[in-house]
Context: one part of a larger RNA
Molecule: small-subunit ribosomal RNA, 5' domain
Organism: uncultured bacterium
RNA sequence: GACGAACGCUGGCGGCGUGCUUAACACAUGCAAGUCGAACGGGAUUAUCCAAGGAGCAAUCUGAGGGUAGUCAAGUGGCGGACGGGUGCGUAACGCGUGAACAAUCUGUCUUAAAGAGGGGGAUAACAUCCGGAAACGGGUGCUAAUACCGCAUAGGACCACGUCGUCGCAUGGCGAUGAGGUGAAAGGAGCAAUCCGCUUUAGGGUGAGUUCGCGUCCCAUUAGAUAGUUGGUGGGGUAGAGGCCUACCAAGUCAACGAUGGGUAGCCGAUCUGAGAGGAUGACCGGCCACACUGGAACUGAGAAACGGUCCAGACUCCUACGGGAGGCAGCAGUGGGGAAUAUUGGGCAAUGGGCGAAAGCCUGACCCAGCAACGCCGCGUGAGGGAAGAAGGCUUUCGGGUCGUAAACCUCUGUCGCAGGGGACGAGAAGAAGACGGUACCCUGCAAGGAAGCCCCGGCUAACUACGUGCCAGCAGCCGCGGUAAUACGUAGGGGGCAAGCGUUGUCC
Numbered sequence: 001g002a003c004g005a006a007c008g009c010u011g012g013c014g015g016c017g018u019g020c021u022u023a024a025c026a027c028a029u030g031c032a033a034g035u036c037g038a039a040c041g042g043g044a045u046u047a048u049c050c051a052a053g054g055a056g057c058a059a060u061c062u063g064a065g066g067g068u069a070g071u072c073a074a075g076u077g078g079c080g081g082a083c084g085g086g087u088g089c090g091u092a093a094c095g096c097g098u099g100a101a102c103a104a105u106c107u108g109u110c111u112u113a114a115a116g117a118g119g120g121g122g123a124u125a126a127c128a129u130c131c132g133g134a135a136a137c138g139g140g141u142g143c144u145a146a147u148a149c150c151g152c153a154u155a156g157g158a159c160c161a162c163g164u165c166g167u168c169g170c171a172u173g174g175c176g177a178u179g180a181g182g183u184g185a186a187a188g189g190a191g192c193a194a195u196c197c198g199c200u201u202u203a204g205g206g207u208g209a210g211u212u213c214g215c216g217u218c219c220c221a222u223u224a225g226a227u228a229g230u231u232g233g234u235g236g237g238g239u240a241g242a243g244g245c246c247u248a249c250c251a252a253g254u255c256a257a258c259g260a261u262g263g264g265u266a267g268c269c270g271a272u273c274u275g276a277g278a279g280g281a282u283g284a285c286c287g288g289c290c291a292c293a294c295u296g297g298a299a300c301u302g303a304g305a306a307a308c309g310g311u312c313c314a315g316a317c318u319c320c321u322a323c324g325g326g327a328g329g330c331a332g333c334a335g336u337g338g339g340g341a342a343u344a345u346u347g348g349g350c351a352a353u354g355g356g357c358g359a360a361a362g363c364c365u366g367a368c369c370c371a372g373c374a375a376c377g378c379c380g381c382g383u384g385a386g387g388g389a390a391g392a393a394g395g396c397u398u399u400c401g402g403g404u405c406g407u408a409a410a411c412c413u414c415u416g417u418c419g420c421a422g423g424g425g426a427c428g429a430g431a432a433g434a435a436g437a438c439g440g441u442a443c444c445c446u447g448c449a450a451g452g453a454a455g456c457c458c459c460g461g462c463u464a465a466c467u468a469c470g471u472g473c474c475a476g477c478a479g480c481c482g483c484g485g486u487a488a489u490a491c492g493u494a495g496g497g498g499g500c501a502a503g504c505g506u507u508g509u510c511c
Base pairs, nucleotide, nucleotide: 001510002509003508005507006506007505008504009503012381013380014379015378016377017376018374019373020339025337026336027335029334030333031332034079035078036077039076040075043072044071045070046069047068048067049066050065053062054061055060086292087291088290095217096216097215098214099213100212101211102210105209106208110205111204112203113202114201115200116199118152120150121149127142128141129140130139131138132137158183159182160181162179163178164177165176166175167174168173188197189196190195218264219263220262225255226254227253230252231251232250233249234248235247236246237245267289268288269287270286271282272281273280274279294315295314296313297312298311317328318327319326320325345371347370348369349368353367354365355364356363357362384414385413386412387411394405395404396403397402418452419448420447421446422445423444424443428438455500456499457498458497459496460481461480462479466495467494468493469492470491476483477482
């Protein structure tokens, strides 16, 4: 000098930040991922119209069912739940940083362009009904729709195997043209319509991801040898893809004192702190990457996951149970217990920014924007300003003359920052309109009134600042040197003084 700090004493305001560093300990409760009826069938409901039939002498009333226009939302289907948010357990590793490579790769939505969408089929949830179960949930039978599912047609080197030609390179080879074969597509919806939104195939772009390599990346040699899919090859398998990634066979290699192997510790970086720099230390907040989601394992779906608020299995724990069996996962936001020196509200709003879905209106969004708590930090402001005695009272001290607190106070004049009250009142929402949580906030005007606002540490030297009394190697102080045993500027108190100031000291850690 610095801090995500803590502790002691003290504490007026504002702005901007920051706030479980410990138990990746366990979690009550609420919320944190939905959306689309312009993909689909059916249902419920509201308004209105028509209406078989029924009642009535009639007016009229009622009305199965149907149409139109809304609303609701269980189910099928689509897109999104792989983003956003959290944490740092693990990891000494191509994990990260940096620079390259992929002639060994994938990429939903978006974008540019080319071409296409013909004709069929069978189911199934919902629903109805029956049954089982305490529940969670499950089973049978029957009906039905689709942008759900499945055939057929159509087909361009799009793909596959076989040829031919050209061209290029980086080893395997890449790219382009072409011949005759083979393989594989599609879905509709809205609208009066125009058209729009979708669908299928292909090529390019963009974005995102995967893989590989050079270099760098803590401590211990009181860790010296390590290794059997181990190292390489061939065939095969697998993958989006190269590869012992896996498998069979063959060979016997591979790494290591330039530190292998083992052990310990640790997420890495941009950066942050310090320092003249070199360097040292750190990796909170913010940004990038990685890893994880009760512990361990596994795959499914999907463009993308080995998936925080998905599935399955095992385990520990908690809960429900009719004892047969079930349910759960805050390292999301709040909040609780526990641990700890120590770290906040079970708040408001989607107004803005951004995200998901939707044609849109809109819905959802503890991301985010705000507010609350905490002097935890930085910055700013105030606690008054001018005048006022050879100097009140009082305190302290004294050589008893005085000195000092001290222009300090009183007193006079003034101001109104902050505060309090009353009135007005935003920007943030840029282009027609609407929409502001914050917030009646900021800010402006008027009034009131010096009124409501100063402490903490130190005074032997280092180190700015001295006297008196008490104590008497006691009580105590102390960062180092050291003070205290009867005149203590070093202990305690008082007066005075010095330093900093809404803070001041102490402790801890780093330079």